Overview
The prediction has a mean pLDDT of 81. This is a predicted structure of a 1176-nucleotide part of an RNA (large-subunit ribosomal RNA, half B) from a Candidatus Aenigmatarchaeota archaeon. It matches the Rfam family "Archaeal large subunit ribosomal RNA". RNAcentral holds the full RNA, with entries from ENA.
Context: one part of a larger RNA
RNA sequence: UCCAUCUUAGGGAAUUCGGCAAAUUAGCCCUGUAUCUUUGGUAGAAGGGGUGCCUGGUCAGCAGUGAUCAGGUCGCAGUGACUAGGGGGACCCGACUGUUUACCAAAAACAUAGCUGACUGCUAAACCGAAAGGUCUUGUAUAGUCAGUGAGUCGUGGCCACUGGCGGUGUGUGAAACCCGGUUUCAACCGGGCUAAGCCCCGUUGUAGGCCGGCCCUAACUCUGAGGGUCUUAAGGUAGCGUAAUCCCUUGCCAAUUAAAUGUUGGCCUGCAUGAUAGAUCAACGAGGUCCCCGCUGUCCCAAGAUGGAACCCGGCGAAACCACCUUUCUGGUGAUUAGGCCAGAGACCUUCAAUGGGAAGAGUAGACCCCAUGGAGCUUUACUGCAGUCUAUUGUUGUUGUAUGGUUGUGAUUGUAUAGCGUAGGUAGGAGACAUAGAAGCUAAGUCGUCAGACUUUGCGGAGUCGCCAAUGUAACACUACCCUUUCACGACUAUACAACUAACCGAAGCAAUUCGGGACAUCAAUAGAUGGGCAGUUUGACUGGGGCGGUACACCUCUGAAAAGAUAUCAGAGGUGCUCAAAGGUCGGCUCACCAGGGUCAGAAAUCCUGAUAAGAGUGCAAGGGCAAAAGCCGGCUUGACUGGAUUCUGAAAAGCAAGGAAUCCAGAGGCGAAAGCCUGACCUAGCGAUACGCAUGUUGUCCUGGAUGGACGCAUGUGACGUCAGAAAAGCUACCCUGGGGAUAAUGGUGUCGUGGCGGGUGAGAGUUCAUAUCGACCCCGCGCGUUGCGGCGUCGCUGUCGGCUCGCCCUCUCCUGGCUGUGCAGCAGCAGCCAAGGGUACCGGAGUUCACGGAUCAAAAGGGCACGUUAGCUGGGUUCAGAACGGCGUGAGCCAGUUUGGUCUAUAUCUGUUGAAGGUGUUUCUGCCUGAGAGCAAGGAAGAAUAAGUACGAAAGGAACAUUCUUCCGGAGCCUCUGGUCUACCAGUUGUCUGACAAGGCAAUGCUGGGUAGCUACGCUCCAGCGGAUAAGGGCUGAAAGCAUCUAAGCCCCAAGCCGCACUCAAAAAUAGGCAGUUGGCACCGGUAGACGACCGGUUUGAUAGGGUAGGGGUGUACGAUACAAGCAGCAAUGCGAGUAUCUUAGCCUACUGCUACUAACGCCAAAAAAG
Repeated sequence: UCCAUCUUAGGGAAUUCGGCAAAUUAGCCCUGUAUCUUUGGUAGAAGGGGUGCCUGGUCAGCAGUGAUCAGGUCGCAGUGACUAGGGGGACCCGACUGUUUACCAAAAACAUAGCUGACUGCUAAACCGAAAGGUCUUGUAUAGUCAGUGAGUCGUGGCCACUGGCGGUGUGUGAAACCCGGUUUCAACCGGGCUAAGCCCCGUUGUAGGCCGGCCCUAACUCUGAGGGUCUUAAGGUAGCGUAAUCCCUUGCCAAUUAAAUGUUGGCCUGCAUGAUAGAUCAACGAGGUCCCCGCUGUCCCAAGAUGGAACCCGGCGAAACCACCUUUCUGGUGAUUAGGCCAGAGACCUUCAAUGGGAAGAGUAGACCCCAUGGAGCUUUACUGCAGUCUAUUGUUGUUGUAUGGUUGUGAUUGUAUAGCGUAGGUAGGAGACAUAGAAGCUAAGUCGUCAGACUUUGCGGAGUCGCCAAUGUAACACUACCCUUUCACGACUAUACAACUAACCGAAGCAAUUCGGGACAUCAAUAGAUGGGCAGUUUGACUGGGGCGGUACACCUCUGAAAAGAUAUCAGAGGUGCUCAAAGGUCGGCUCACCAGGGUCAGAAAUCCUGAUAAGAGUGCAAGGGCAAAAGCCGGCUUGACUGGAUUCUGAAAAGCAAGGAAUCCAGAGGCGAAAGCCUGACCUAGCGAUACGCAUGUUGUCCUGGAUGGACGCAUGUGACGUCAGAAAAGCUACCCUGGGGAUAAUGGUGUCGUGGCGGGUGAGAGUUCAUAUCGACCCCGCGCGUUGCGGCGUCGCUGUCGGCUCGCCCUCUCCUGGCUGUGCAGCAGCAGCCAAGGGUACCGGAGUUCACGGAUCAAAAGGGCACGUUAGCUGGGUUCAGAACGGCGUGAGCCAGUUUGGUCUAUAUCUGUUGAAGGUGUUUCUGCCUGAGAGCAAGGAAGAAUAAGUACGAAAGGAACAUUCUUCCGGAGCCUCUGGUCUACCAGUUGUCUGACAAGGCAAUGCUGGGUAGCUACGCUCCAGCGGAUAAGGGCUGAAAGCAUCUAAGCCCCAAGCCGCACUCAAAAAUAGGCAGUUGGCACCGGUAGACGACCGGUUUGAUAGGGUAGGGGUGUACGAUACAAGCAGCAAUGCGAGUAUCUUAGCCUACUGCUACUAACGCCAAAAAAG
């Protein structure tokens, strides 16, 4: 010193993030009990009283026993030990008991009863499984599953635009199959039709996901805004609650609490960003979070003592981590910018032991933060691509029949009105006759059609004719026959859909089975097709970048500057542009001259058009800038298409290697345009205006194949076109704090280092104000510095690891000085101030709220100065904050999740090798040994400050007021020592007492020393004692003499003063002070007995010539009157003798004990080693 435990005077939470820890309380009986309340509770509320032992009664009980009364009696204390709630007042959250991260989170999280919604009629829904099969369940809607909310109470608002759920509808869309068409020998293929689910559309749905406005004006003080206007929405937040677990600003404002409150509570409402995602409230409950009060205390002021165990010493046994190397100092410097090892200086004899934790950017962990990787994983989704599942259609398994409605086809009927025409003329051909008693015309009835004229069919009557040819009309002429078209009807066949029936496939139930019952061509199953599909899976989720992200594009190009007079040349350098345009704004030929200014001129003005002059360009050029351009490259007009085809070369793109697309220039051939011609023309005055392969499309093709040929198709070839702007061109969204790996100091956060804009401090000048007057004091604009340090910047060192804020502890240093000391000026009378100079010796504190540093506040003080030291200090402590994993609120996000927003909870390792430091020893050297000194040198705060009294009510001052020198006393802080006193402790000791055990007594053991009351020595503080000034040299400053400079001048020579500061005297260490000192003496050491000493060594004392220790004894001291005996004692029992009895009195200032002091050899100090070297 640590661990475990005990006790502390006075104060009593001042400690601290926080009463953490500890203490208090505690059992039983009686009494008494607020507020609130869901009437159960809260409640053991709180608070108060009692409690032992003895004697004797009373009552209850079968009894063990319990209750109760009276009297007596002891102690500091009677649940005497053990056992055994601290209490109260408020708030937040969660209703409650319960559950959870085994090993950092027990909670406000989960669960819960209650409430709500969804699905589900049993071969149920839901779930597991590839299936068979199974669970729920041998349950049946008062059941089962899923989801949300979370007792109770009061309420639960508006919005269906979006997303989702549910329902519905159809000239929308919609696959395969099917049907039709094209093509084909057949196909592939193409087109169209029909069409399910789905989508679309319509509706509904909020206790589904969710959402729930802005601006302006307005009341007779002001303020406010009931009210109004306007924009807008799907609707614009209702009741409530509100600075909150939600509020940034914020420590909001007010009130209470406090001396003081970033706290808490109650209000207010301007709600960054409350609100029925559940709100509000709420008794009870909570190892939950927060505040306050009482009690209590070593949490603290401020620490002390004690006990046991470690540490330490001895004996035995005996590791590990770690280790480039070493003979392992300090300061300053240097250096990859914090060196034991380099440089300089200083220090330093050798070796151990105990401590300490400053350093070894100490050990442990290839940093978890950050970035990077064409790394990984988990999760999400309206990322990309898929797969289960689900829905739907078709086909197969799959059969019989009917009805209805369609489609196709056959048969038989039927229908057909322009105008003209007697008239309801379908077309074409034939045709001169056809039909009729097997019943013509006509009439009646019924039906159908209808252009309303009529036509047709059937029944009845009727009883013999009717129609055509001809004529007329007309494009067409009629009877009759054949074929065909259109409308409609009937029947038949095939087929589709819907419905209905059936039974035999198939399914279910019952049964041992045969079979019966139910369902039934549905379902199941299989195939194909469409839809849906984070349920599941595989992947992706650019780059640059003064870290990354956000932002931007410096990612493809053009112009200028930068760019340093060849060329080339970087930055998220500066200034700007491009992703087109134009059929003329191209080609050519011809003509013309602009902007501006001056003069003149009708309306006409500064400015319209006209004339003249001057003007190299000050205009214009389609578009940025640069370069260029005047009989033009600008402006106007004519004719035109060279904005043409094919080929070659050069330049650029891309300096000095290579390189694509693209761009530009030159030439040849062909065909052209313009021009009289020379000639010019392969787009535009030039420099930007762009895109590979694959794939698709278009055009062409005397290429190849199907194929012997045609059509058609396929494959090629050529040209054009469609885009990759991340522009030499992947197919592509997010989260990770649950995270992982590999790397990086190539790259961030802290500190270091560089810099110093910013911050801080200083200086120069002196506008100004200070009544006057720059400089008593204050001081603008401007300028110059310093490097103490804020914040930035840089990115140098560190990512195989340098622990991050604040506090505590311990200091060392600086001064730009807050106080104390010495001075100067003053707008200094004095007192008190203001400003400045010297000065770093000492001091610079406490409390409130907040994690805070800071800041604010309270009350003191001489003063409550500022900084540095790896923002000193984590192998020293703490862990409140920040910064892992849980959870909640607000906000953001579809979501996973996120937030220098808030809130609650949340593992701080270790035996010290070296060095440093503090102590303690051994050895060598110093020409022998022993003892005693000196003091070079080193340290040093040993003192610092205040108050009071006298001086003195004096100096000063009109007064009010009001000093100093000097002397004395006291106090506070600091330092050293001590224990007489006052306290603490005192597990030596004494006494009291509880439970239990040793049968009782006595004497003891155990229960924290059982607890309690005292307490010597020792150790201690809260106690006591002590802690001068003087000398020397100086600072600022004050002076003397005194020149340079005949004066003046504190200075130049010389001299005198002057500070808490410097150096001494004082105190401590110090012959290892290598220049290793001096003096004195002649035996010294080990061991032994011990303590004034002490971890061990050491030190000191003693050693028989002795009181050193033990023992004995006396004294002093502590406790408080022992055991035993005798007497008494409330009473009780007994005729009595006598017995029981807590306790009392006396013997007894007793007994017991003693670390102190004295006396006393009774016991133990036994023995051993070396030397005698000098001198004599």